[in-house]
RNA sequence: UCCCGACAAAGGCAAAGCCAGGGCAACCUGGCGACGCAAAGUCACGGGUCCCACCGGGAUCGCCGAACUGCCGAA
Repeated sequence: UCCCGACAAAGGCAAAGCCAGGGCAACCUGGCGACGCAAAGUCACGGGUCCCACCGGGAUCGCCGAACUGCCGAA
């Protein structure tokens, strides 16, 4: 350094739900809240699923895969 992932250490993120707001909607943002997560960090590139004012456009990365990056260092 790479692979890998510990009843290790320091931390991190935040499901459902509720409140407020945005959007036709999927869904998103903030607060509270924790179901969980070794990438539950980023990316809509491929697939899946979802929405629509359906020549098409949008959403979801905490659905799967890939790409990029990252803390620690036991077996």
About this RNA
This is a predicted structure of a 75-nucleotide RNA (c-di-GMP-I riboswitch aptamer) from Pseudomonas indica. The source organism's lineage runs through Bacteria, Gammaproteobacteria, Pseudomonadales, Pseudomonadaceae and Pseudomonas. The RNAcentral record of the sequence draws on ENA. Model confidence (mean pLDDT): 91 of 100. Of the family's consensus pairs, 95% are formed in the model. Its Rfam family is "c-di-GMP-I riboswitch aptamer". Its family is annotated with cyclic-di-GMP binding in the Gene Ontology.